[in-house]
Context: one part of a larger RNA
Molecule: small-subunit ribosomal RNA, 5' domain
Organism: uncultured bacterium
RNA sequence: AACGAACGCUGGCGGCAGGCCUAACACAUGCAAGUCGAACGAUAAGCUUUCUUCGGAAGUGGACAGUGGCAGACGGGUGAGUAACGCGUGGGGAUUCUGCCCAGAGGUUCGGGACAACCAUUGGAAACGAUGGCUAAUACCGAAUAAGCCCGUAAGGGGAAAGAUUUAUUGCCUUUGGAUGAACCCGCGUAAGAUUAGCUAGUUGGUGAGGUAAUGGCUCACCAAGGCGACGAUCUUUAGCUGGUCUGAGAGGAUGAUCAGCCACAUUGGGACUGAGACACGGCCCAGACUCCUACGGGAGGCAGCAGUGGGGAAUAUUGCGCAAUGGGGGAAACCCUGACGCAGCCAUGCCGCGUGAGUGACGAAGGCCUUAGGGUUGUAAAGCUCUUUCGCUAGGGAAGAUAAUGACGGUACCUAGUAAAGAAGCCCCGGCUAACUCCGUGCCAGCAGCCGCGGUAAUACGGAGGGGGCUAGCGUUGUUC
Numbered sequence: 001a002a003c004g005a006a007c008g009c010u011g012g013c014g015g016c017a018g019g020c021c022u023a024a025c026a027c028a029u030g031c032a033a034g035u036c037g038a039a040c041g042a043u044a045a046g047c048u049u050u051c052u053u054c055g056g057a058a059g060u061g062g063a064c065a066g067u068g069g070c071a072g073a074c075g076g077g078u079g080a081g082u083a084a085c086g087c088g089u090g091g092g093g094a095u096u097c098u099g100c101c102c103a104g105a106g107g108u109u110c111g112g113g114a115c116a117a118c119c120a121u122u123g124g125a126a127a128c129g130a131u132g133g134c135u136a137a138u139a140c141c142g143a144a145u146a147a148g149c150c151c152g153u154a155a156g157g158g159g160a161a162a163g164a165u166u167u168a169u170u171g172c173c174u175u176u177g178g179a180u181g182a183a184c185c186c187g188c189g190u191a192a193g194a195u196u197a198g199c200u201a202g203u204u205g206g207u208g209a210g211g212u213a214a215u216g217g218c219u220c221a222c223c224a225a226g227g228c229g230a231c232g233a234u235c236u237u238u239a240g241c242u243g244g245u246c247u248g249a250g251a252g253g254a255u256g257a258u259c260a261g262c263c264a265c266a267u268u269g270g271g272a273c274u275g276a277g278a279c280a281c282g283g284c285c286c287a288g289a290c291u292c293c294u295a296c297g298g299g300a301g302g303c304a305g306c307a308g309u310g311g312g313g314a315a316u317a318u319u320g321c322g323c324a325a326u327g328g329g330g331g332a333a334a335c336c337c338u339g340a341c342g343c344a345g346c347c348a349u350g351c352c353g354c355g356u357g358a359g360u361g362a363c364g365a366a367g368g369c370c371u372u373a374g375g376g377u378u379g380u381a382a383a384g385c386u387c388u389u390u391c392g393c394u395a396g397g398g399a400a401g402a403u404a405a406u407g408a409c410g411g412u413a414c415c416u417a418g419u420a421a422a423g424a425a426g427c428c429c430c431g432g433c434u435a436a437c438u439c440c441g442u443g444c445c446a447g448c449a450g451c452c453g454c455g456g457u458a459a460u461a462c463g464g465a466g467g468g469g470g471c472u473a474g475c476g477u478u479g480u481u482c
Base pairs, nucleotide, nucleotide: 001481002480003479005478006477007476008475009474012354013353014352015351016350017349018347019346020312025310026309027308029307030306031305034070035069036068039067040066046060047059048058049057051056077265078264079263086190087189088188089187090186091185092184096182097181101178102177103176104175105174106173107172108171109143110142111141112140118133119132120131121130122129123128149158150157151156163170164169165168191237192236193235198228199227200226203225204224205223206222207221208220209219210218240262241261242260243259244255245254246253247252267288268287269286270285271284290301291300292299293298318344320343321342322341326340327338328337329336330335357387358386359385360384367378368377369376370375391423392419393418394417395416396415397414401409426471427470428469429468430467431452432451433450437466438465439464440463441462447454448453
C1' cells in the first nucleotide's frame, strides 16, 4: 500500500460498486423454456342464426389436450476434475462440417398406407398403460424428373420436394458461393518434488481394412521392434487457464473475487438416441448411494438457475417488483415466454462526496485538573449577541430514460416554499522506535506488550482522571499478499 475480509467499540446522509473464499453438503416451497391455429384433425364454455322432428344442427369463438415445426446445444450456475494442445500466442490445410441468415442457378409432378387425438372395452393404489375401431397434415412412404450434385478413368449408375393464407406473400427441394459457428493438427510458453530413475504391448512404426464430417493405433488383422528419458521420462503432490488484479521506481513477486474470452462439470459412474449442433444442468436408458410415496405388486426425485431452508463456518443478502428498456426463443403479425436483464430491499463490505454549523465574544465566568497556593490550564472553548439552512423533516410541483402508443423503477431524481442550530462524533494512542505528560491508585500483585521491555512504595510503559497527539463516520485488532 492492498483486501470478496472477519472481530471489538461507534454510527448522520447520498452516489457508485461489491456481497458463501467453508460442505461440487443435503434440500421443503414457488418460479427459472417455451412458442406457432398463416402446418393438421378434433373440440368445452360463451355468442349468433337460415333450420328444427325442440333432442339438436350450422356458424362464430377461443380454453385444456393431441399430431407436426422451430427452440429446449443459447442464455444462467459452479470450479469438482484437469499439469493437458486444457489455456495463451503464432501458424496449418492432412482434410472437414455448419440449422437459422445473405447472394446466384434450377425445381416444386403423380400417388399410397398409417399413427395419435377421439370412441368403446379394460388393467393398475398410483405412476402409467393394454386391446379393438375412426381420422388429418408442412408427419411417413412409393413412383416420375435431374441443369447443376454424388460414385466411377470411362461406359454407366444413384438420389429430391409441401404446402398455407386475408392473393400478397411466405414456405419446401437440389446445388454453388459467402457469413457465422465448430472440429482437427503443429511450433513455442504454461507449478513443486530426484528423500520419484528408469517408463512403455496398441506400446513405436509399416501394410491393409473398418470407423468418422475429417487426418490419425481412433479401432482391428498381419508384419517389424521400436518409442520416451538427466534438455528430467515415469511417479507423487498441488492447481481450472488467460485478459487482468495487488504491490513495486522498475525488474520482479503474489494472485486469478466482480467484468470479459476459453475449458470442464451438472447427485456418483457408464451409455447412446434425436438433431445442423449434445453424448445434452431443469431430455432418455442402465448401475450405485441417498430422499420420498405405496394398497408391498411397484413408482417418483436431483437448486454447482433465482429466491429461500437446514448444516458447516470468523463470515456473505429478499421465498421482492417488472418485462417499461436492452437482449434472447417462437410467431407473418398481434403477441406469448424470459429469476437473462432492468430495478427495488438488506449490509459502513469498499471507494468517493457532504454534514454534524458560521461570525463575534474576557487580562479569560462556573466547574474540572495541576500547583511552589502567587497562579497555570481546559479556553474563544462555553454562555451571550449576530447570521446561515447544506443534509434531514413537512408541504406543493414533478421528469429524461420512449419512437405515435407502452415506465417496473416512482410521486423517484430534481425544483420551489416552510421549519429550527434545530436531528447528527467517535475510535485508537501518548517509554523508545513514533506525533503526543502530569496527578492519583496499585506495589514483580493486578496487569501491559509489535520489538526492546515495563510493574518488587514517588510507574510519562499497569488501572482511572485531567491534558495532549492521530485519524474521522469511522477507528482499532486479527488474517493474507507485495